[in-house]
About this RNA:
Predicted 3D model of a 539-nucleotide part of an RNA (large-subunit ribosomal RNA, domain I) from a Fimbriimonadales bacterium.
Context: one part of a larger RNA
This record gives sequence, C1' cells and structure tokens, in this order.
RNA sequence: GGUACAUGGUGGAUGCCUUGGGACAAGUGGCCGAUGAAGGGCGCGUAAGCGGCGAAACGCCCCGGGGAGCUGCACGAGAGCGUCGAUCCGGGGGUGCCCGAAUGGGGAAACCCGGCGAGGGUAAUGCCUCGUCACCCACGACUGAAUUCAUAGGUCGUGUGGAGGGAACCGGCUGAACUGAAACAUCUCAGUAAGCCGAGGAAAAGAAAUCGAAGAGAUUCCGUAAGUAGCGGCGAGCGAAAGCGGAAUAGCCUAAACCAGAGUUUCGGCUCUGGGGUUGUGGGACCGCGCAUGGCGACAAUACGCUAGAGGAAGGAUCUGGAAAGUUCCGCCGUAGAGGGUGACAGCCCCGUACUCGAAAGCGAACGAUAGCCUGCGGUAUCCCGAGUAGCGCGAAGCACGAGGAAUUUCGCGUGAAUCUGUCCGGACCACCGGAUAAGGCUAAAUACCACUUGUCACCGAUAGCGCAUAGUACCGUGAGGGAAAGGUGAAAAGUACCCCAGGUAGGGGGGUGAAAUAGAUCCUGAAACCGUGUACCU
Repeated sequence: GGUACAUGGUGGAUGCCUUGGGACAAGUGGCCGAUGAAGGGCGCGUAAGCGGCGAAACGCCCCGGGGAGCUGCACGAGAGCGUCGAUCCGGGGGUGCCCGAAUGGGGAAACCCGGCGAGGGUAAUGCCUCGUCACCCACGACUGAAUUCAUAGGUCGUGUGGAGGGAACCGGCUGAACUGAAACAUCUCAGUAAGCCGAGGAAAAGAAAUCGAAGAGAUUCCGUAAGUAGCGGCGAGCGAAAGCGGAAUAGCCUAAACCAGAGUUUCGGCUCUGGGGUUGUGGGACCGCGCAUGGCGACAAUACGCUAGAGGAAGGAUCUGGAAAGUUCCGCCGUAGAGGGUGACAGCCCCGUACUCGAAAGCGAACGAUAGCCUGCGGUAUCCCGAGUAGCGCGAAGCACGAGGAAUUUCGCGUGAAUCUGUCCGGACCACCGGAUAAGGCUAAAUACCACUUGUCACCGAUAGCGCAUAGUACCGUGAGGGAAAGGUGAAAAGUACCCCAGGUAGGGGGGUGAAAUAGAUCCUGAAACCGUGUACCU
C1' cells in the first nucleotide's frame, strides 16, 4: 500500500408521514372609493418577526350564539380576568395617527407651512384641540364689464355628482413582428401580442327595412350542419350560413300627424308642458258606433336561503405489550359501518356522521295578492309614419368572400330622393313573386371570469405538488424586473436532577427519563460517494 470482515464518522438518498399544493363538479356570491378606497408608513404588548389593532391602539359599546375556562402564533416568569357568564364565534355600531385619487398651500409619499370659526391654556403673544378651506360638472340664487338692455365673467348654495383602484372576464380605439408559405412581396401569423379609453358583476347583443324559398319568427350560448359551400401567389392556408337538436325565454318606450294650455313673434310660425300615438293580415291621426271582457303587473313585506349554532344511538372483560383500538370471550346501536383523532388497526372512548331543529341583527329573495297599465268594430277624401338620411359616384374597411359577376354592412369626399299607388331586401342587374318597415331608445335569463362553500380524485407527497408545506420573503439589479433555499425528537418534554473530566454557557463519561437516547434537540428511517479505527491475510 492492497483485499476481506467488523465497527464508526460524514452525508442526506430511500421508505413512511402531511400541515401544503393540483384538478373536476355542483351550489352560492361578486365591485370598492371624498361617509377618504386599493395599497402602504409609523405606532399600540414586558416584544425582534408574523397576525391583530389605531393616540378610545393585542382593543371599546350593543345585540345574538356559547358555557368554563381565558390573556394570538408562543410551550417561560409575573400580574390579572371569568357562572354578576369571561376568552371564543356571528351581526350591528364607535374609535380609526400619517401617506396615498389625496383635495387648504407646498413637497424629495408617510414630511413642511398656513387661513377662517369654536374651545382650552397664558397677565399677554407664542402654544394645544376640534371643525373647515382643492378642482371640474349640473342645477339654482345673487351679482355683473367693454356696451343701454343683455352676454361673458364673478360670488354663494345644493348634489348618496365626478375623480382613484380592481386578478381574470367584457365593449371600443390604435395595432406589430418573429413565424408559415420549406426563399419572398399579395397572403399568413392576426385584428393576435402590446398600448389607450370605458363599463359591470357580468359585459355585449336584442324584438327584423331578419332569414331564404320549406316555411320560420328578438338576442345570446352549446352541439350539429362541416372542414361542407366557398375564399385563396386557387400556394401556404382561411373558412361560413340556413336548417336541425338543446340551454334559456319577454317584451317594451318614444318621434310625427291631431288636441289643450303657457311663452314668444318680423304674425309665416317657433319653443315648452300635458294629452294622443307606436304598427306591416300596414298602422296611427281624423270621422262614426261601442264600454264589456280578457291580459300584463311593480314598490314594500313574507316564505325560503346565507352570515354563529343546537340535539344526536350503542361495550365490557381477558391475553400480549411501554401503550390496545390488536387477540380471545360474551354483548349492543344502526335513517348513524362517511371521515378524523385517541400511546398499534375503535360503528358503540372523543370530535363527528344519518336524521331533526335554530337568528335579536345584517344581506339575498320567489309564488300569490295589491297599486298601476294595456286591450273593440267600421269608414274613407285629407294629414303623419324618424333627411343632408337612403341611394348613387369615387376611395377604403368589414363581412369565411384577397375587386371578383360582388350583393349585404360601416366609414371618408361629393351628389342627393320618396311617405304606403311609399321604401328596403331576397349575392351584379331586370321582370314576376315573396319577405320586411331603415335613418330614435330600453330590455332579465341561458354565456364569460373569479372567489367562497361542499363533495370527489387509477392527482403530487418536500429536487414532487403552486414560485412559496408559505415568500413574492432573503438575496440580486440604478430601474423595469428577476427570485430562492428551508418539513419530521417522543405517545407524552417525561427536553437529562446530581456527580466527574475539561481553559470551557464546547464536547464527553457516569447517573436519571423513556418502550427505545446509535429517538438528545445538527434529534424518524439513515443508502452511496468520501474519511477513519480494529482484526486477519497478501506484498
């Protein structure tokens, strides 16, 4: 030095575990904010962190629940509280420093400096406390220039007015490129990403100037039709609709004609308010005749649900063991043998489970009933039926449709109708036939997203599963931003009294606890690499 065996160290694989994650389904809920949000800073404890709270500061008041312990995580000491009902749980309220839209002015956020009013303090000023003071918009009142009336402007008052925030979802505006086409330009990626504006718990759409040939009868969503019809350097690719099957269903209000009133007038009219009126077998105004039937249907409240909870059956012994839930014996309950815990595996030990019950307060919220609203027939001369609109020309965009035979929709420039014997559409266009009534508006549900609750899992089990068994922390970066690692003593701390070695709050040896201490806190198991020690053999 090597080999073998034994025994250690180091290390943290593996096994087992789970506080944490992942996914799916159902149900429920969904905006917050000048009454100062979201998010922070600084404080409040004997207190460094997390959580909680706000100078009334680990908390205050009221109403419910609950019933013996309590002073968070947090296990120690001390001091207290509680059957006169604490802690805890739910509902409502009070307080709520400073920053932040931040709004009295300023500002390098959490700071600095003010005005006015009231109160406190002082002999008095300084000082302290509370309230109030930004801007914009709308409405009202009062004022009021150039300039006579007026107008602009100003001042004041009023407003559940605005502002700012929100992960994803939604509507709109703007809008790429890499890429694909095996290069590349039309095309594609894609109206995607990104930026901006806006809204809500959903948003958008929506009661046919629809579809397209059968008839159907608002919109939305899912399945299908269908990778079809089509579009396409007819390349790459893009890609419908009707119809059918489902989910959910809901329809309404205005403009005009006409009437009445008020105001105004250059007498043509115009404006305001109320009535009237709302449709496509065209309707309404207007004229005539009728007055009954049927339908729709709020607000508030209630049922019911949510936000704490309550009751809830039935087991003992024996053996092994540190421990019984295991073994053996004999029972019991079951509308409950889901699950979890308890010193090993428990229907009957504990929490629960089946089943049943429950709210002072706050929130959500039907059906039914009511207020209220709507609803007839006939007639035809006249009047009305949404205008710089429809259409058309040119230029674009969007429609699955790339200019094509290119309709339909929208926008820019120009031109520019008709009022029911009207107008638009049925994929150029024309005729016939058919469908629908544009140029005003509102509208729940089925849908999207997220959170919560419940349930489930041929989902993970600490290099896995979310980035996080918690952390957007530590750390990195000027910044935008990037972004970890890290779980396990034991049934119970019973966490080693006491003695000894020693430089020793290091470490160890006795001793004690414990079933076990090679479970001793670097603590379950404890692989390998790597490093020792002992013995044997080889050299």
It matches the Rfam family "Bacterial large subunit ribosomal RNA".